[in-house]
About this RNA: A computed fold for a 1462-nucleotide RNA from an uncultured prokaryote, annotated as small-subunit ribosomal RNA. RNAcentral holds the sequence, with entries from ENA. Model confidence (mean pLDDT): 84 of 100.
RNA sequence: AGAGUUUGAUCCUGGCUCAGAACGAACGCUGGCGGCAUGCUUAACACAUGCAAGUUGAACGAAGGCCCGGAGCUUGCUCCGGUCACCUUAGUGGCGAACGGGUGAGUAACGCGUGGGAACCUACCCAUGAGCGGGGAAUAACCACUGGAAACGGUGGCUAAUACCGCAUACGCCCUCCGGGGGAAAGGCUUCGGCCGCUUCUGGACGGUCCCGCGUCUGAUUAGCUUGUUGGUAGGGUAACGGCCUACCAAGGCGACGAUCAGUAGCUGGUCUGAGAGGAUGAUCAGCCACACUGGAACUGAGACACGGUCCAGACUCCUACGGGAGGCAGCAGUGGGGAAUAUUGGACAAUGGGGGAAACCCUGAUCCAGCCAUGCCGCGUGAGUGAAGAAGGCCUUAGGGUUGUAAAACUCUUUCAGCGGGGAAGAUGAUGACGGUACCCGCAGAAGAAGCCCCGGCUAACUCCGUGCCAGCAGCCGCGGUAAUACGGAGGGGGCUAGCGUUGUUCGGAAUUACUGGGCGUAAAGCGCGCGUAGGCGGCAUAUCAAGUCAGAGGUGAAAGGCCUGGGCUCAACCCAGGAACUGCCUUUGAUACUGGCGGACUAGAGUCCGGGAGAGGAGAGCGGAAUUCCGAGUGUAGAGGUGAAAUUCGUAGAUAUUCGGAGGAACACCAGUGGCGAAGGCGGCUCACUGGCUCGAUACUGACGCUGAGGUGCGAAAGCGUGGGGAGCAAACAGGAUUAGAUACCCUGGUAGUCCACGCCGUAAACUAUGAGUGCUAGUCCUCAGCGGGCAUGCCUUCGGUGUCGCAGCUAACGCAUUAAGCACUCCGCCUGGGGAGUACGGCCGCAAGGUUAAAACUCAAAGGAAUUGACGGGGGCCCGCACAAGCGGUGGAGCAUGUGGUUUAAUUCGAAGCAACGCGCAGAACCUUACCAUCCCUUGACAUCCCCAACGCGGAUCGCAGAGAUGCUUUCCUUCAGUUCGGCUGGCUUCCACACAGGUGCUGCAUGGCUGUCGUCAGCUCGUGUCGUGAGAUGUUGGGUUAAGUCCCGCAACGAGCGCAACCUUCGCUUUCAGUUGCCAUCGGGUAGAGGGGCACUCUAGGGGGACUGCCGGUGACAAGCCGGAGGAAGGUGGGGAUGACGUCAAGUCAUCAUGGCCCUUACGGGCUGGGCUACACACGUGCUACAAUGGCGGUUACAGUGGGUUGCGAGGCAGCGAUGCCAAGCUAAUCCCUAAAAACCGUCUCAGUUCGGAUUGGGGUCUGCAACUCGACCCCAUGAAGUCGGAAUCGCUAGUAAUCGUGGAUCAGCAUGCCACGGUGAAUACGUUCCCGGGCCUUGUACACACCGCCCGUCACACCAUGGGAGUUGGUUUUACCCGAAGCUGGUGCGCUAACCGCAAGGAGGCAGCCAACCACGGUAAGGUCAGCGACUGGGGUGAAGUCGUAACAAGGUAGCC
Repeated sequence: AGAGUUUGAUCCUGGCUCAGAACGAACGCUGGCGGCAUGCUUAACACAUGCAAGUUGAACGAAGGCCCGGAGCUUGCUCCGGUCACCUUAGUGGCGAACGGGUGAGUAACGCGUGGGAACCUACCCAUGAGCGGGGAAUAACCACUGGAAACGGUGGCUAAUACCGCAUACGCCCUCCGGGGGAAAGGCUUCGGCCGCUUCUGGACGGUCCCGCGUCUGAUUAGCUUGUUGGUAGGGUAACGGCCUACCAAGGCGACGAUCAGUAGCUGGUCUGAGAGGAUGAUCAGCCACACUGGAACUGAGACACGGUCCAGACUCCUACGGGAGGCAGCAGUGGGGAAUAUUGGACAAUGGGGGAAACCCUGAUCCAGCCAUGCCGCGUGAGUGAAGAAGGCCUUAGGGUUGUAAAACUCUUUCAGCGGGGAAGAUGAUGACGGUACCCGCAGAAGAAGCCCCGGCUAACUCCGUGCCAGCAGCCGCGGUAAUACGGAGGGGGCUAGCGUUGUUCGGAAUUACUGGGCGUAAAGCGCGCGUAGGCGGCAUAUCAAGUCAGAGGUGAAAGGCCUGGGCUCAACCCAGGAACUGCCUUUGAUACUGGCGGACUAGAGUCCGGGAGAGGAGAGCGGAAUUCCGAGUGUAGAGGUGAAAUUCGUAGAUAUUCGGAGGAACACCAGUGGCGAAGGCGGCUCACUGGCUCGAUACUGACGCUGAGGUGCGAAAGCGUGGGGAGCAAACAGGAUUAGAUACCCUGGUAGUCCACGCCGUAAACUAUGAGUGCUAGUCCUCAGCGGGCAUGCCUUCGGUGUCGCAGCUAACGCAUUAAGCACUCCGCCUGGGGAGUACGGCCGCAAGGUUAAAACUCAAAGGAAUUGACGGGGGCCCGCACAAGCGGUGGAGCAUGUGGUUUAAUUCGAAGCAACGCGCAGAACCUUACCAUCCCUUGACAUCCCCAACGCGGAUCGCAGAGAUGCUUUCCUUCAGUUCGGCUGGCUUCCACACAGGUGCUGCAUGGCUGUCGUCAGCUCGUGUCGUGAGAUGUUGGGUUAAGUCCCGCAACGAGCGCAACCUUCGCUUUCAGUUGCCAUCGGGUAGAGGGGCACUCUAGGGGGACUGCCGGUGACAAGCCGGAGGAAGGUGGGGAUGACGUCAAGUCAUCAUGGCCCUUACGGGCUGGGCUACACACGUGCUACAAUGGCGGUUACAGUGGGUUGCGAGGCAGCGAUGCCAAGCUAAUCCCUAAAAACCGUCUCAGUUCGGAUUGGGGUCUGCAACUCGACCCCAUGAAGUCGGAAUCGCUAGUAAUCGUGGAUCAGCAUGCCACGGUGAAUACGUUCCCGGGCCUUGUACACACCGCCCGUCACACCAUGGGAGUUGGUUUUACCCGAAGCUGGUGCGCUAACCGCAAGGAGGCAGCCAACCACGGUAAGGUCAGCGACUGGGGUGAAGUCGUAACAAGGUAGCC
């Protein structure tokens, strides 16, 4: 410090996720030791039991024990007295119990933090002064009686005090009207020195109370709150100020700088994280606060409204004799419960500290220790060295090896920790040690007792095999798994951490993803529709002053601990100790005055006013005008008009449309008209008039910062819509009809109502857009334009100011783009944004007559949603161009019969594959058996075939007879033959049989695991690379552009320059010629002659080798002086001369596992192998490809001429004979330029005369021929007879541009036989092409795109089903809160007090005072009624979300087929 994830790829925006650190944690697996820490985060839920606050006999009375003395005597008991030096105990009194310890419910508050302030209190402690005289009356304990189950009492009697009460005294103290008045005390012990106390006053210290400034969570879908409320006066009350309380008076006080209300929460030092700023948090330790079962209340006291006190009410638990009582672990342990989860009913007061005491001492679950828990941090160990045969085993393997791995074993060595034995602290200033026989030290034995967890697709370090087969499962995100999974599970290996390791949860970080540091708003989320303007924020120049902000110095404070630095102590570390700095803050004070600010008086550059011009659809009112549409009247006139893609609805013979004239009415203002003008925006357009706002220019004078922005507020605000009243020509939602369509609630047409118009009043929204808030300043220009001023005049320029546009530099931007009219550089102010969906929705509030608007969430869900640009692909986008693509032609198919292939059906089987073009006379260049893969039956099991081992044989093999069988096969007879090499060794090789193990075999599956081969786009002209350049990048450029070509062919231009694969050429064939060579070819000349058969010749033809020839080379025109094109000459051939071969990068998961090869899977007496028979040939039907026809360009008969390929010895077969013929018999020649197939056919002549025929030949009957082991299923051919459909073929559709189509025959492969198919050959031999609008396919450029599996794409909504969360909802349940009223415990206060009453007064009666009782006010709980608010449930209901293969349509993305959107 970053990374993954949106895309085909890219850049950006933006969310989600990960790597880090941390924890009072929990869970899973595992677990050796020690040190130091931590340990109910949940139920402030309920608690059994024990302990946690006592002490004091030197305050007091008393009792008991012990001791002493005495008495009675029952000689060990009772009584009396004394003593109290000693012990124990209840009670009175004193002090403490308000500390210490726990918890965080409440509290948003002067509660806390920080800094100040004053009207106060403070027991014990310290210091100073003064005093302590003399009296009195009670009461507990105790005794007696007595109530009660108990708790606890009641009555009477006795008694003490440092308990209580007067009197005296009063320096100082308190009150005061300044005259005066008021108020204390206690003693105890003593060694007699004193000590401890008591009263009062003052001061201090410690602790506390109160007040104030500042800081301290979220919500405005909480905007108004408040009546003791705010202030005053008087009084009361308090330790003290104060509405703290009461009476009266005034009407204030708080609030947008967020009152009130609601929710949440103890606050802080600190802790965690972070570079920091921040964010989160508030366990342990420390400070403060609050609370003590819940609520209320006071008493005592220095201090409490009191955790282990009291009273009352309530809930709960317990005891009860039913009458009454008792209790409060949020103290330490512990229990139940809750929970994912948190420990011992331990030891000691030895230390530290606290209470009491004069002290000894007592108490202390504070504390110090120990126990439990890997909960955390820190430290240590589980051994070290040597050790290659790289052992065994495991795993992998290409079978060689690799790896585990120096790892182990083995040898040598060590002993930390744990174990055993011995010694043994510090902590303790004199005594006292729970910890503890602990820490530590010494000794002994032995490698001995001690390693796991997670991960290995990317992020992210670490890879293989097997299993599984979208199953089981994994997953933090992206995503893995559908038969070769580094992602699931196991194993081997590896990586990481280590007594731990992972997971989960939470916080911060990364996240600059709330942006103060440190973000944005044209198109990604985001500028309010636009003005005016309040508060607020910000504000020109110069000066004087103040010193609030600001800056500097000093002082105070900022607790300690923690963190940081330095040092020290435990062996180190964690941990602990000391010192320092720091604590960024607040307060006080002294100073400075540049800036900001306050105040004062000035200035003119901002702003504004006066004066004079100017332009303008700026606004609003009134009036006027012409054109056009429609309607009405009249004339002319006749059959149509209108409308559309085409029609129809509609109008018209009752006279339309058309045309002429006249009239009515409403609305809108052609031309001018313009990236022209005006306005803040919405918006504004005929002309005239008066009214009115703003802008701008010029020039002076004046005011003197008067300015900018603008939360709330307020006004304006298109269209549609609403209300009332008018108006209504045209247009036109709704609606009706006609069309279109599968449908058409649409698009098109004919009609047509609201509305559109006016007046007044609402609504308040728009893609209200420049998707760009307002203002000011600064930062190159060019060109056009609008309205002005000025200048010189060369009448067209220059300059300036204000508008409105275009291009463009710097700069900015993700890019597109913006660019003085900024989206640049800065400042000021406002508004707004923070992933997509849910949703601009719900609820609530406000506004509205309504429609609705505004403000505005959450649950849930997804990992994206998006912007710009790129490359493709696509478009019912555009441009250019090509192709038998269309057109122009010729001939077909589609109709018939037949052949053939396919589908379907059938079947035991009808084997399999091929499926739009690019499957279908295709694989098949030829299924009767074979082929053959299919079916049925029968048979074989190391096999029909290959390799290897062992044994045996070399009679292996061939021919043959016979038997059984359908055959395979089995049994048998006879005959022929006797392997090769050799070192002569059964030595080597070969072959056969038998046995056994490995294995063979498979046309079984997967062409979506593959190789190879092939089809197709397409013989289309394209596809790329290197370097350079441009771009952040994907990419672009080159390859685009202007011409040209069949061509990315060539030329020119150009940030490109070159190159490669394609094109072309090179190859082959045909066409011309030359040369060489002439046999089997040829024959002009010579001779011969039936015949090139022979002689002769090689001139010609021909054959097959080598050359030549054609290159836009020449001429003219054109073009750009190019490439090229057009025409011409010459030439056999002319612009690629015709044909063939040749198929770029790639596409279709195209085809083929059945040509072959091959991974994986499957079968192994069968899915292998063999045989016979059957099937592949079936047949209601449908399609493709063909043949033959329908006839006269023909049929039939006859005559007779001219080819070229190619094939031939198991062959072609001349010729002769026989047969009507297929063919048969005999047979020459030929291993082929020699012989044969071989006859070419159309042609020509005659006849038939338009008919189902002398066309056509299917079908059927009969008879034959050939091949073959065999023609039944199931061959071909021949003869006789039969003579079907068919008279040129609907929609639709195919081929062909010249020696082509059409037509005619010929040959070949396969093959025993079988050809209408396929491949090839020649003969005869056309028509047409204006042209590129349209159909199809393709190429290039461009454009749009929401497509990229790429339009066979993407995608929307209803409906149906399942699930999820949510709104409404008659109501219902609960919490909380407010108001009014009722009730009114305890308590304090006030009143009363006839009952009771020790101290004082009084001789007494009585009084003062006090108490009970009663009354009143206040008040907790409770009750009634009415609201507010929150939450749960709720029949039914609304929309929303999610969910591989449901329904209906096709809305959007291309001009998305009606441009889309608001």